[in-house]
């Protein structure tokens, strides 16, 4: 890297380096950023996919030791297709809704 599955409401930062971005991609935009962007270390938290312990017939539960993950605002908006509405004879055009893609994460498989 590929393929299945779940999930994406909600939560949870400081400090030391580091020095221009950063918010997955592309374009418009919005917003964050020298009062320090990414990115790396320590610590400390959130949360609970695996383990591993509790308890149990088992599932739920619980706990948080141990793999992962995460800790601005929001999978930020729209912009391919699908239904929905609305408004068109109609093409089509536009929207506060859904869904799908697409992206993250876990587990599993290869």
């Nucleotide at each position: 890297g590929a393929u299945u599955u779940a999930u994406a409401a909600a939560g949870a930062a400081a400090g030391g380096g580091g020095g221009a971005g950063a918010g997955a991609u592309u374009a418009g935009g919005c917003u964050c950023a020298c009062u320090g962007a990414a990115c790396c270390c320590u610590u400390a938290g959130c949360a609970a996919c695996c383990u591993a312990c509790g308890c149990c017939a088992a599932a739920a539960c619980g706990c948080a030791a141990g793999g992962u993950g995460c800790u601005a605002c929001a999978u930020c908006c729209u912009a391919a297709c699908c239904c929905a509405a609305a408004u068109u004879u109609a093409a089509g055009u536009u929207u506060a809704g859904g869904g799908a893609a697409a992206u993250a994460u876990a587990a599993a498989u290869u």